RNA sequence: GGGCCCGUGGGGUAGCUUGGUAUCCUUGUAGCUUGGGGUGCUAUUGACUCCAGUUCAAAUCUGGACGGGCCCA
Numbered sequence: 001g002g003g004c005c006c007g008u009g010g011g012g013u014a015g016c017u018u019g020g021u022a023u024c025c026u027u028g029u030a031g032c033u034u035g036g037g038g039u040g041c042u043a044u045u046g047a048c049u050c051c052a053g054u055u056c057a058a059a060u061c062u063g064g065a066c067g068g069g070c071c072c073a
Stems, first nucleotide, its partner, number of pairs: 001072007010026003020056001028044005049065005
């Protein structure tokens, strides 16, 4: 220098093909349960790497940038 893949709550993950309420697990917080704790149950907080474009509407499509990984040279 060229090619491919990836980027989503504190951690992990689905959703992207086919644009329309962002899923689930865990953690945190509160409550119930217990003599107390653990377990269990209920509720709740919290995220789409950035910029631009297309569109009524973008995590999703397009272009660029940044970061990570792999391959070629």
The prediction has a mean pLDDT of 82. Transfer RNA from Candidatus Methanoplasma sp., 73 nucleotides, folded computationally. The source organism's lineage runs through Archaea, Thermoplasmatota, Thermoplasmata, Methanomassiliicoccaceae and Candidatus Methanoplasma. It was read from a public genome assembly. It matches the Rfam family "tRNA". By type it is a transfer RNA.